[in-house]
Predicted 3D model of a 1440-nucleotide RNA (small-subunit ribosomal RNA) from a metagenome.
Rfam family: Bacterial small subunit ribosomal RNA. Gene Ontology terms of the family: structural constituent of ribosome and ribosome.
RNA sequence: AACGCAUGCAAGUCGAACGAGAUCCAACGCGUGGCAACACUCGGGAAGAUCUAGUGGCGAACGGGUGCGUAACACGUGAGAAACCCACCCCGAACUCUGGGAUAACAGGUGGAAACGCCUGCUAAUACCGGAUACCUCCGCCGAGUCGCAUGGCUUGGCGUAGAAAGGUCCGCCGGUUCGGGACGGUCUCGCGGCCUAUCAGCUUGUUGGUGGGGUAACGGCCUACCAAGGCAUCGACGGGUAGCUGGUCUGAGAGGAUGAUCAGCCACACUGGGGCUGAGACACGGCCCAGACUCCUACGGGAGGCAGCAGUGGGGAAUCUUGCCCAAUGGGCGCAAGCCUGAGGCAGCAACGCCGCGUGCGGGAAGAAGGCCUUCGGGUUGUAAACCGCUUUCAGCAGGAACGAAAAUGACGGUACCUGCAGAAGAAGGUGCGGCCAACUACGUGCCAGCAGCCGCGGUGACACGUAGGCACCAAGCGUUGUCCGGAUUUAUUGGGCGUAAAGAGCUCGUAGGCGGUUCGGUAAGUCGGGAGUGAAAUCUUUGGGCUCAACCCAAAGCCUGCACUCGAUACUGCUGUGACUUGAGUCCGGUAGGGGAGUGGGGAAUUCCUGGUGUAGCGGUGGAAUGCGCAGAUAUCAGGAGGAACACCGGUGGCGAAGGCGCCACUCUGGGCCGGUACUGACGCUGAGGCACGAAAGCGUGGGGAGCAAACAGGAUUAGAUACCCUGGUAGUCCACGCCGUAAACGAUGAAUGCCAGCCGUUAGUGGGUUUACUCACUAGUGGCGCAGCUAACGCUUUAAGCAUUCCGCCUGGGGAGUACGGUCGCAAGAUUAAAACUCAAAGGAAUUGACGGGGGCCCGCACAAGCGGUGGAGCAUGUGGUUUAAUUCGACCACGCGAAGAACCUUACCAGCCCUUGACAUCCCGGUCGCGGACUCCAGAGACGGAGUCCUUCAGUUCGGCUGGACCGGAGACAGGUGCUGCAUGGCUGUCGUCAGCUCGUGUCGUGAGAUGUUGGGUUAAGUCCCGCAACGAGCGCAACCCCCGUCCUUAGUUGCUACCAUUUAGUUGAGCACUCUAAGGAGACUGCCGGUGAUAAGCCGCGAGGAAGGUGGGGAUGACGUCAAGUCCUCAUGGCCCUUACGGGCUGGGCUACACACGUGCUACAAUGGCGGUGACAAUGGGACGCUAAGGGGCAACCCUUCGCAAAUCUCAAAAAGCCGUCUCAGUUUGGAUUGGGCUCUGCAACUCGAGCCCAUGAAGUUGGAAUCGCUAGUAAUCGUGGAUCAGCAUGCCACGGUGAAUACGUUCCCGGGCCUUGUACACACCGCCCGUCACACCAUUGGAGUUGGUUUUACCUGAAGACGGUGCGCUAACCCGCAAGGGAGGCAGCCGGCCACGGUAGGGUCAGCGACUGGGGUGAAGUCGUAACAAGGUA
Repeated sequence: AACGCAUGCAAGUCGAACGAGAUCCAACGCGUGGCAACACUCGGGAAGAUCUAGUGGCGAACGGGUGCGUAACACGUGAGAAACCCACCCCGAACUCUGGGAUAACAGGUGGAAACGCCUGCUAAUACCGGAUACCUCCGCCGAGUCGCAUGGCUUGGCGUAGAAAGGUCCGCCGGUUCGGGACGGUCUCGCGGCCUAUCAGCUUGUUGGUGGGGUAACGGCCUACCAAGGCAUCGACGGGUAGCUGGUCUGAGAGGAUGAUCAGCCACACUGGGGCUGAGACACGGCCCAGACUCCUACGGGAGGCAGCAGUGGGGAAUCUUGCCCAAUGGGCGCAAGCCUGAGGCAGCAACGCCGCGUGCGGGAAGAAGGCCUUCGGGUUGUAAACCGCUUUCAGCAGGAACGAAAAUGACGGUACCUGCAGAAGAAGGUGCGGCCAACUACGUGCCAGCAGCCGCGGUGACACGUAGGCACCAAGCGUUGUCCGGAUUUAUUGGGCGUAAAGAGCUCGUAGGCGGUUCGGUAAGUCGGGAGUGAAAUCUUUGGGCUCAACCCAAAGCCUGCACUCGAUACUGCUGUGACUUGAGUCCGGUAGGGGAGUGGGGAAUUCCUGGUGUAGCGGUGGAAUGCGCAGAUAUCAGGAGGAACACCGGUGGCGAAGGCGCCACUCUGGGCCGGUACUGACGCUGAGGCACGAAAGCGUGGGGAGCAAACAGGAUUAGAUACCCUGGUAGUCCACGCCGUAAACGAUGAAUGCCAGCCGUUAGUGGGUUUACUCACUAGUGGCGCAGCUAACGCUUUAAGCAUUCCGCCUGGGGAGUACGGUCGCAAGAUUAAAACUCAAAGGAAUUGACGGGGGCCCGCACAAGCGGUGGAGCAUGUGGUUUAAUUCGACCACGCGAAGAACCUUACCAGCCCUUGACAUCCCGGUCGCGGACUCCAGAGACGGAGUCCUUCAGUUCGGCUGGACCGGAGACAGGUGCUGCAUGGCUGUCGUCAGCUCGUGUCGUGAGAUGUUGGGUUAAGUCCCGCAACGAGCGCAACCCCCGUCCUUAGUUGCUACCAUUUAGUUGAGCACUCUAAGGAGACUGCCGGUGAUAAGCCGCGAGGAAGGUGGGGAUGACGUCAAGUCCUCAUGGCCCUUACGGGCUGGGCUACACACGUGCUACAAUGGCGGUGACAAUGGGACGCUAAGGGGCAACCCUUCGCAAAUCUCAAAAAGCCGUCUCAGUUUGGAUUGGGCUCUGCAACUCGAGCCCAUGAAGUUGGAAUCGCUAGUAAUCGUGGAUCAGCAUGCCACGGUGAAUACGUUCCCGGGCCUUGUACACACCGCCCGUCACACCAUUGGAGUUGGUUUUACCUGAAGACGGUGCGCUAACCCGCAAGGGAGGCAGCCGGCCACGGUAGGGUCAGCGACUGGGGUGAAGUCGUAACAAGGUA
């Protein structure tokens, strides 16, 4: 890649312009044959025919291609040319007379490899030239008429000058010349219209104009000389980038946006650059010259070429066709014509590239076949789908016929369209999708892998999202993907957006250009409106109709072409106009008035600091607490005096003034603005304001002063893990003044300026007026505040001081980050300011409000939460659990857990480990065969045992149709299956824990809000309580609270045995009689409700009262009871269960071991450390419970654990069972008469079995420990503490757990603080919800980018050099047929070559501008699994 091109073709034609040549041929001639006619061969060549190189004419400037260049009168549209041209064609007028000299061809010679020439000689013309004539034309001069905005045009008269021609012929005609007109085509000029960029703001010297000249078809700086100094530009010049323009096309409701393939109009170009020639027309695609690059030929001397024509080729690329047929049609060139030429064109070929139409069958057919897939295993689905039966034949195939296109002939297409016949369902279906958007679902595989993905997002073991399959959905000869444009997007908003807080009002004023502008009268008619006519090419588009079988497509007609210019009219509005008018906008004037408005000068007092002196003595100062610091050389404190600088208390106020920044002691001087009142004057003078000028806090900069206090930097002291901070002690710039810069702020009302309009109420400042009077009140205007209706707003909110309703003008915004950054420009002394991107990256960033959660936010309240107390833990020894470690195993789970699952591991339990065994199995159901017994007890053998073998004893199989038929049991066998304490509690059910017995959690209807939601449930009280009362846009209701239930406390009733005993008897003894009053037992009741009184409160709810009464008083005490929910909380090892996994093992049996290990750490307990005690003695008073494989009395033995014996009791009867703290005595502060660990020895009991590994008893031993660091736990009354007792589990084993009673305190001021919780409120950047979120450096990786010594290239420009071809100008020694002179020689006119001159392409030298590539190094930026350091921000974020 407008990249390079092999090969062929794409522009020729005319013999009726011309000479010549070639071929054919008549007459004629020679020869041969023949009697002849004649035939044949050869020669010949008129006329003619055909062909052709050349001269000549016309064409080649059309047709065809491409879009490089071009931002331009290039294009579109509308005008103009009175400033123009036009071959061929048409119309009209007049002509076509007379001469001449050459030249190609050709011939001869000659050069060259070739291309191509050169010399000599001959020749023709419609080639060339001279002369004549001139209707007419051109030019010059002199007039006349008429028209035009003007230059001037048109018509016409007279005189003068100049200017023509060509012939051919078949005799029909075809040509030639001049003039006028037409048509066609072209040229020039102008208005308007259509790209981006201001990080391009100034550009221009032929530039702008004039005069003379030249040039052109023609106007013109088009060119030239001279003169003048102009011309263009913010309404965007100049520069840069990009681009052919249009009719149209795509899209869109439209307005628009994008685009400019095919078809059509215009332009530009033809290898690149320059140039002219010829011609009517070109500066010429298939012509010429020159320069350059490239390619080819060559004999090396020199030559040739230009596919962006049609095919085709290489190359490039994601990608784009046949080196086809024909001039039959349409059109073009030439020709009188026949005709020739035509890669224009007509056709065919290739490509599903597009549009349109058609087919791949139609009807019947359920055993719903087989197969596939799924399955709850029943079935479902594929599916009338198939098979099967019947029918049809479009398309494709074969055969036959056969067009239109063609007016007489002529058909490439083409034996094509079309028609007919034949055969046979025969030859003809794919692509994508199925999580949502978006129509359509299952299974398997995979397991954050592989992969998908347009966005959101899927995939980490049940994936409707990956892959496969089945099914389904949608399209269909297509389907899907990718890219681009428009749409949706009102997301650049003219139609049709915004700027308080989401992005967005300039810091503020003045003011230029511009935009907009009060009332009224007249004129005008530019805008505006209406009519007319012109144009708006055709095609396209729309509608109607017609033609190909339909359609696509084609044809016809109508509409449309929304535009532009012209003309006639209208005059409401806008504009323009009038030395028209007006006064309300604006301004001037007069009289008042308030004010921290500004500038300068002077003055004042208080305070701080410093200096001097006095008094006075040991500290001062500072902080959370300290220290640094100051002070015995006399500080701080205090008194007096002095110095200096800065700032101005009180008044002081959502008060005042100013454009904003800002302005505060007093006085004076100068000065700006506002407001009120008055009405005198001007008469629209106004508003806004791009650029521009001025002002502009603080900090900062320059120069010179000044410097008390304060105070960046800095120093020291603290704090801290660190502390370059917060706190403290010091302290320099600076803060102050003068002059000059800077020009920014959360410069904020985050709200531009101006004008008008639209309910009010309450303050306040200034002024004026009225009433009435000295204090008020009413009204108006101008400010400044609060609340609020309508309206607006996403909401919050704003609301006459608008963010309301409107108008005018300006500024600004268009997702977040990158970035207010880079580069460039401007400004600045600098710091920096201003203007202001892109690459890249993200799927968000953001606003307001809502519900929660959280806060080292606030308020109220509660809880053994703190406080006040009592007793512990943490230290010791031991017990027990956990972690860790160890181990073959130390089974598993739980971590808000840890004396938990486990209410009790020696075997068993047991799930773990080692070893030995079994395989339909220890257990369930089904089948087959066998037996009738199975089973139990006991003995023996082998073995560790399971298991295997042998024997003895006991023993009831049932039904029956009597069949070993059935049931049952056992043995053996095969397979379905069993079995699993294997995994997943993150697949689940159920159960449980926790917040928490905290007071909360919700709903219906209504109401409010765009909505999320709110209200109710908030508020004022009150309560243990969302308990109750009151209030209230809420009214009700539900789950919770409370109550109802159980136990205890009082009484009553009923009932008295095993209980009880007042009375009467009786006994050792309520032992017995008797009794049931009491106690008690166990059933039912009563009782307590703030009911009564006083106070308080709101007349309520309620609260208070050593008030009454009462056994009990304010839920009397205790228990059971656990809302909506939270924690993917716990449990697959209680049970149940989906899925996965194991199946001679991850199942089952057995023996032994382990769960009991032990450098250590932690939790929970027990026992202690002693005198409130130990020991000994004594012996009083409980309650709850348990008991038959049991509790066991009494008696006996043993020091004791315990043993022997046996009474009683299935228990208000018997028993466990002794309660213990108590009381008395002794010990006397010590490692003890404390403490009991550890160890030795000996026993008892349970059990098949106490070695690993039980409990108890006796003797001996006698460790640590002398009250426990930091820290931490429980408890508010019959509670803590202390004392014993019982029970479950259990053969045995408790310091644990669950219960029981005995003795029996202290303290609570109170809610500041810690912890937890409830309600309200507030903030929030949190919502996995503070164990949240999140920032920056550093380290690593990747990406794009800035700067960068330089280097490479493109483009543009300046100066100079060079100067091809060429036209122009000059000259023209040389050469020269036509015309003239001349007898001639020769001369002249004219021409040519050559030479000279300026112009000029390429090229060269030097220097600029601009753009791009590369670039060591470098700056920041972005992204990344997440690493390091801190914790800056979000809550008062711990220093707002």